Small-subunit ribosomal RNA from an uncultured prokaryote, 1508 nucleotides, folded computationally.
């Protein structure tokens, strides 16, 4: 000084794992926007290519020589000489040009950092020492003649020097050495000033200064070694021949194979050599809590490049960016004959690029080259100038101001909200702007004076000092004063969550958005715009990059049973760790000290620019590294012992441990004989197959190969894989039990190396039985398959290959340590009561368990606990354990082992459902057992279809279909044609007339249009209301318009099934879970017991209503038992309350009582009584919830939509068609019937717009009548089946009644489409109905009829009501379906789920792939420019030497040697590209099958072999 998370896997939940995001930075790019000042920073890409200009010169105090211009003397007026500025260009000479400035190509390298080294040079500088004598010949410059287009030469001729050469001298040096000596080798002058002396008048000479020359030392500077560290690749395992080293000689400033010749055979490498890709390196800089990653602009430090390649020259320094020379590309100039060039300087340019400034001022400053020096000269450098490219800093006003203005948005229409924001009113003036002041960066240098120092010297020169006159690019500086006026100055991203911030419109799975997750399909806070809001602010967002978050490479700080991850198992090499002790040493350790860790940077503390960024002093720290000194506890090294650890020997034990030889019986097959006869065999059920040529079956017998029943066990033995009959014989290994011996001899184990099941391979054997492949036969839509009958390989044996398995405990080896309880196996002790005993021990092998651990499942002394030791492996999922390449292998394969590309996930373990062609309990007209239908006819009726101008419109498996609709001839009525009407057909509100109302014509299909005829009403405060009509405006009415997928509310359905949950507690990290599970019951979660659960709720059951018995009260209209009248007859009357009914209170049924079971409980089973018996029968009631179940068309009600129409209002026509399909009825096929005749006996309705009696009429529907009845009164209103009698005789009939023809009735405005009903004729189909399939457990089902309701009329249909009235139920195996409990799940849209391959099409990356083109490289050869080096019969040749002949030395010029460019053969490495191929990945609702997930319908996986 320090440490933060979020979002996405799931129906939820805990891990486990990845993606994503919040934060910093950045030489950044882009969009939008843009006031100013400071400070820094600017080509990251093409080391591409350049166009002009500039960037390294200077020195006259080293030399000659010298224009123009000026000036001075001479002058023959042409000149010619001197001076001045030692001018200007050039030239020889001296320094410099190696610095400074760019730029990262190349390099993995002693290149760089670090710390350390000896064998070195080192101009100019500093310091000492000793010198600076005297000689000689050249060659530029220029003159001349010449060549070239130029570029640039060639020759003759003259000349100077600090240029070059001998001679001298030689304190140093360097050689040689015998240490006395000897040899070798230098140099250069110039400037200023001078008193004496000389003088050829130049000087000589002193003298200062300043060069030179040899040598020391210094300092700088630089080259050499070595240590340590310094990218990724092993799919890169070997590499080296000057390589390794020695010796001689070369060769460098200097060590060294740096180089040569001999010699020796060495050096490097798993601690990773070589090869390959990439890269300059550091201080540093981003990030980070930090350890750690990234990085290497800018600013410093090395390196290394200078178009590319090679080469040396010259120098103190170069193999030299602005020198050469020679090669190759490129430009460019050329007279074609030959030149010239090199921005990776500093402006620019072009180019490439997302992208990166000015052809700018100036040496004033610093700094640097040359110079005595003044100054030249510097694109080093100091400034300017463009870029919001990064950081700092400051403005865009401040106060007041409510009538909460206007005007935007939005609204519940009240507001709200932009908002003190404007506006207004008052103040202010930074910064911009005009205007004027106005520092500091200047210190030097010149020059006069003066004074010290040097001298002979008061010159000269040199230091100081005081004084004059000066030096500024920037610069209109920094600052400061004045002036005017809010005046000139605010954007951008954002707003679903993560993440601050929400509303409206549009849009409509479109458009589009997106960092993940994800919005968008008509109410989008996720688009797009708008308002308002949030964040930041001259900037904001996005895109790219680094770190972080990421403990997701874990050193600090992770795991490996099931989530990725333990090698199949042993033996061992290195390698790493390693018992108890003695003593020594100092490598690791731990301490002090010393060196060093450049400077900027980062921190702290100060300081300076108004602050701040900047900038600056000055400590700190730089955790390093070398050197040193001390220390000895621990590890190492060496040592003296021990015996626990580990081994040995002794004695004993069990054991499918191993390899090998023999040996046995069961059983199958065959094959001989005998018997016997027609089947046998196999199956879900068959068939193929086999038998009358005797099978199967049985009996004898014989062959042949395989396995080895019982015994037998969560028993043994083995390192694993594995091992099972008996016995012989060879061998390993555990254990046990007492002593004795070695004395750490251990562990682990990277390569290494052995063993390793089953399949498969080779070779040669064997061959019963099984049984890939195949072949036939069933299943089957199909069946290359499960079944079946054959059947080869293979299974067996030798030998030799293979090297994997779900080779599993999914658990690496090895060592100690930590509660217990019950087994077994093998061995050893002790007791004794001698047993099938008990009690301790130790090796192994199982069950359960605390602590602990575990995401949990689980583990738990045989750990997955605590800890140690060594080894192996893992890092999201798919691509893939696959491609490439190696390696091994006859092959088949195995090993080792990626990428691109997609994805946001995959995945463990545990919950709660839901589901299983899982289980186990149970219900129920669910099956059985019955009965009577549907499915075949005709016909009603509804529904699809088809049709139609419409055939409105929904209901859609159960749960739509006689369903809305309890009733379509018009109306209804929504639908079609046609004609109309536009504040409407209906609602309020305003205005103006009018009472409303109503009479009659007329025209028309009719709505409506015209005409017209009575009529003035009500209540008044006399103003006028109210009602209701008509016209007018306009807000608005209307909509069976669309959305039941925006809703209410109803309904249905599981289903009257027995369930659904809560609140404390109470377990679990949770998600849950417990109670609701268990044993028993029950119709029921009904109760009963038990119990970490106690208790509650809404359901069940009760309470409601009905009914079935009594009783008690009422008594009309109903009733009549006794009592009377009364009639042909009847409660018709009086009367009665007894009975029936009626309807009002009661009563009664509670398992209450007895037995018996049961657990002493619930409860069950008999049974009494009783009208009724275990919820007596019906009903009405329908928990939590599911099906986006139906319904916008009952109604309501958001949105959207339509307004002279999609609303209204008529007329006429659809809903009634009709090749066909389906559903629900009705009537029927007849004799238990039909037809005639006669007779009996209900309940429950309705009734004044009705119900209608009785008579009369009609065959009859009916008509007519008109009494009753607002109903226990009257009517509808005869109940029918059934009795009783007569016919009919099994037939398409005396069955059935459709269909049709005629005539009618009745509703009604109106029966054509399109109504019932009735007479008379007619007289279809139909002879009990395939596959399937419904309904019903008793007053049910069948069977008969009555009644309503809608309704003018119009039922078979719906609701009710009564009449006659059965059968069966052994049961719970199976089919539907629920219920509860467990299992398994890859489902959760929950099995109508979920998923896998193949094939078709699109698109994407990749492998192979005849070849094709490039790069790079080895290796053997060719080739050989410029250089340098060696030799050198050639030619020239000033110094020096000579005996003058020549030597001696150099040049040129052959020549050999190494050698760049190039060439050629041949290899490896690598890109890229290639017809066709291969698989892999994504893609919309394509095709084909159905593999897995449940017992997934044939468990499901692993490894190998064959086959579509």
């Nucleotide at each position: 000084a320090u440490u933060a998370g979020a979002g996405u896997u799931u129906g939820a939940u805990c891990c486990u794992g990845g993606c994503u995001c919040a934060g910093a930075u950045u030489g950044a790019a882009c969009g939008c926007u843009g006031g100013c000042g400071g400070c820094a920073g600017g080509c990251c890409u093409a080391a591409c290519a350049c166009a002009u200009g500039c960037a390294a010169g200077u020195c006259g105090a080293g030399c000659g020589a010298g224009a123009a211009c000026g000036u001075u003397a001479c002058u023959u007026c042409g000149g010619u000489a001197g001076c001045u500025a030692u001018u200007a260009a050039a030239g020889c000479g001296g320094c410099g040009g190696a610095c400074g400035g760019g730029u990262g190509a190349g390099u993995a390298a002693c290149g760089c950092g670090u710390g350390g080294g000896a064998a070195u040079c080192u101009a100019c500088c500093u310091a000492g020492u000793a010198g600076u004598g005297g000689g000689g010949g050249a060659c530029a410059a220029c003159a001349g003649u010449u060549g070239g287009a130029a570029a640039c030469g060639a020759c003759u001729g003259c000349u100077a020097a600090u240029a070059c050469c001998g001679c001298a001298u030689a304190c140093g040096u360097c050689c040689c050495c015998u240490a006395a000596g000897g040899g070798a080798g230098a140099a250069a002058g110039c400037a200023g000033g001078g008193g004496a002396u000389c003088u050829u008048c130049g000087g000589a000479c002193c003298u200062u200064g300043u060069g030179c020359u040899a040598c020391u030392a210094g300092a700088u500077g630089a080259g050499c070694c070595c240590g340590c560290g310094u990218u990724g690749g092993a799919u890169u395992a070997g590499u080296u021949u000057g390589u390794u080293g020695g010796u001689g000689g070369g060769g460098u400033a200097a060590u060294g194979g740096c180089c040569u010749a001999c010699c020796a055979a060495g050096a490097c490498u798993a601690c990773g050599a070589u090869c390959c890709a990439u890269a300059g390196c550091u201080g540093g800089u981003c990030u980070g809590a930090g350890a750690g990653g990234a990085u290497g602009a800018u600013c410093a430090g090395c390196c290394a490049c200078a178009u590319u390649g090679g080469g040396a020259c010259u120098g103190a320094g170069a193999c030299a960016c602005g020198g050469c020379c020679c090669a190759a590309a490129c430009u460019c100039c050329u007279a074609c004959g030959g030149g010239a060039g090199g921005c990776a300087g500093c402006a620019g340019u072009g180019g490439g690029g997302a992208a990166u400034a000015u052809u700018g001022c100036a040496c004033a400053a610093u700094g640097g080259g040359c110079g005595a020096a003044a100054g030249c000269c510097u694109g080093a450098u100091g400034c300017a100038g463009c870029c919001a490219u990064a950081c700092c800093g400051c403005g865009u006003g401040u106060g007041u101001g409510a009538a909460g203005a206007a005007g935007g948005c939005u609204u519940u229409c009240g507001g709200g909200u932009u908002g003190u924001a404007a506006a207004g009113c008052a103040c202010u003036u930074u910064c911009a702007g005009u205007g004027g002041g106005g520092a500091g960066g200047a210190a030097g240098g010149a020059g006069u004076u003066g004074u010290a120092g040097u001298u002979a010297a008061u010159a000269c020169c040199u230091g100081c000092a005081a004084c004059u006159a000066u030096u500024g690019a920037c610069g209109u500086u920094a600052c400061c004063c004045a002036c005017a006026g809010a005046a000139g100055a605010a954007g951008c991203a954002c707003c679903g969550g993560c993440u601050a911030a929400c509303u409206c419109c549009g849009u409509g799975c479109c458009a589009g958005c997106a960092g993940c997750c994800g919005c968008g399909g008509u109410a989008a806070u996720a688009c797009g715009g708008a308002g308002g809001g949030u964040g930041c602010a001259a900037g904001c967002g996005u895109u790219a990059a680094u770190c972080g978050g990421a403990a997701u490479u874990a050193c600090u700080g992770g795991g490996c049973g099931u989530a990725a991850a333990g090698c199949g198992c042993g033996c061992g090499u290195a390698g790493g760790c390693g018992g108890c002790u003695u003593a020594u040493u100092a490598a690791g350790c731990c301490a002090g000290a010393u060196g060093u860790g450049a400077a900027a940077g980062c921190c702290c503390c100060g300081g300076g620019c108004u602050c701040a960024a900047c900038c600056u002093g000055g400590g700190a720290a730089c955790u390093g590294c070398a050197u040193u000194u001390g220390g000895a506890a621990c590890u190492g090294a060496u040592u003296c012992g021990c015996u626990a650890g580990a081994g040995u020997a002794c004695a004993g034990u069990a054991g499918a441990g191993g390899g090998u030889g023999g040996u046995g019986g069961a059983a199958u097959u065959u094959c001989c004989a005998g018997u016997c006869u027609a089947g046998c065999g196999g199956u879900g059920a068959a068939a193929u197959g086999c038998g009358u040529a005797g099978a199967u079956a049985u009996c004898g017998g014989a062959a042949g190969g395989a396995a080895c029943a019982c015994c037998a066990g969560u028993g043994g033995c083995g390192a694993a894989g594995g091992c099972g009959a008996c016995u012989g014989u060879c061998u390993g290994g555990g254990c046990u039990g007492a002593u004795a011996c070695u004395g750490a001899c251990g562990c682990u184990g990277a390569g290494g190396u052995g063993c390793g099941a089953a399949a498969g391979c080779g070779u040669g054997g064997g061959g019963a039985g099984c049984a890939a492949a195949c072949a036939g036969g069933a299943u089957u839509a199909g069946a290359u398959a499960c079944c079946c009958u054959g059947g080869u390989a293979g299974u067996c044996c030798a030998c030799g290959c293979c090297g994997u398995a779900a080779a599993c405990g999914a658990u690496g080896u090895c060592u100690a340590c930590u509660a217990g309880c019950c087994g077994u196996u093998g061995g050893g002790a002790g007791c004794c009561u001698u047993g099938a005993g008990c009690u301790c021990u130790u090796a192994g092998u199982g069950g359960c368990g605390c602590a602990g651990c575990u995401a949990a499942c689980g583990c738990a002394c045989u750990a997955a606990g605590u800890a140690g030791a060594c080894c192996g492996c893992c890092u999201g999922g798919g691509g893939a354990g696959u491609a490439c390449g190696g390696u091994c292998g006859c092959a088949a394969g195995a090993u080792u082992a990626a990428a691109a590309c997609u994805c946001a996930a995959a995945u463990g373990a545990a919950u709660u459902g839901a589901c299983g062609g899982g289980g186990g309990c149970u219900c129920a007209c669910a099956c059985a057992a019955g009965c009577g239908g549907u499915g075949g006819a005709g016909c009603a009726u509804g529904u699809g279809g088809c049709u139609u101008a419409a055939u409105u419109c929904g209901a859609a498996g159960c749960a739509a279909c006689g369903c809305g609709a309890a009733g379509a001839a018009c109306c209804u009525u929504a639908c079609c044609u046609g004609g109309u009407c536009u504040u409407g057909a209906c609602a309020u509100c305003c205005u103006a007339c009018g009472a409303a109302c109503u009479u009659a014509c007329u025209a028309g299909a009719g709505a409506u249009a015209g005409u017209u005829u009575g009529g003035u009403g009500c209540c008044u405060u006399c103003g006028g209301g109210a009602a209701c009509g008509u016209a007018g405006u306009g807000a608005c009415a209307g909509g069976u318009g669309c959305u039941g997928c925006a809703u209410g509310g109803c309904u249905g359905u599981c289903g009257u099934c027995a369930g659904c949950u809560c609140g404390u507690g109470u377990u679990g990290u949770g998600a849950a879970a417990u109670g609701u599970u268990g044993g028993g019951u029950u119709a029921a979660g009904u109760c009963c017991c038990g119990u970490a659960a106690c208790g509650a709720g809404c359901g069940c059951a009760a309470c409601c209503c009905u009914u079935a018995u009594c009783c008690u009260u009422a008594u009309u209209u109903g009733c009549c038992a006794g009592c009377a009248c009364a009639u042909a007859a009847u409660g018709g009357u009086g009367g009665g309350a007894a009975c029936u009914c009626u309807a009002g209170g009661g009563a009664g049924a509670c398992u209450g009582c007895c037995g018996g079971u049961g657990a002493c409980a619930a409860a069950c089973c008999g049974g009494a009584g009783g009208a009724a018996g275990g919820u007596g029968g019906g009903g009405a009631c329908g928990a939590c919830g599911u099906c986006a179940a139906g319904u916008c068309a009952u109604c309501a009600u958001g949105g959207c939509c339509c307004u002279u129409a999609c609303g209204a209002c008529c007329a006429g026509g659809g809903c009634u068609a009709c090749a066909c399909a389906c559903g629900u009825g009705c009537u029927a096929c007849a004799a238990u019937g039909g037809a005639c005749g006669g007779u009996a006996c209900a309940g429950a309705g309705g009734g004044u717009u009705g119900c209608c009696a009785a008579g009369c009429c009609g065959c009859g529907a009916g008509g007519u009548g008109g009494a009753g009845c607002u109903a226990a009164u009257c009517c509808c209103a005869u109940a029918a089946a059934a009795c009783c009698g007569u016919u009919c005789g099994u037939a398409g009939u005396c069955c059935g009644g459709a269909u049709u023809g005629g005539a009618g009735u009745c509703u009604g405005c109106a029966a054509c489409u399109c109504g019932a009903c009735u007479c008379c004729a007619u007289g279809a189909a139909g002879u009990c109905g395939g596959a399937a399939u419904c309904g019903c457990u008793a007053g049910u089902a069948a069977u008969c009829g009555u009644g309503a309701a809608u309704c003018a009329g119009a039922a078979u249909g719906u609701c009710a009501c009564g009449g006659u009235g059965a059968a069966u139920a052994c049961g719970u195996u199976c089919c539907c379906g629920g219920g509860c409990c467990u299992u398994g799940u890859a489902c959760a849209c929950a099995c109508c789920g979920c998923c896998c391959g193949u094939c078709a099409c699109a698109c994407c990356a990749u492998g192979g792939g005849a070849g094709u083109g490039g790069a790079u490289u080895g290796c053997a050869a060719a080739a050989g420019a410029a250089g340098u080096g060696g030799c050198u019969a050639g030619u020239c040749u000033a110094a020096c030497c000579u005996u003058c002949g020549g030597g001696a030395g150099g040049a040129c010029g052959g020549u050999c040697a190494c050698c760049a460019c190039u060439u050629u053969g041949u290899g490896a490495u690598u890109c890229a590209u290639g017809a066709c191929u291969g698989g892999g990945g994504u893609g919309a609702a394509g095709u084909c099958g159905g593999a897995a997930c449940a017992a997934g319908g044939u468990a499901c996986c692993c490894g190998u072999a064959a086959u579509c």
It matches the Rfam family "Bacterial small subunit ribosomal RNA". The coordinates come from a structure-prediction model, not an experiment, and the mean pLDDT is 85. The sequence is in RNAcentral, with records from ENA.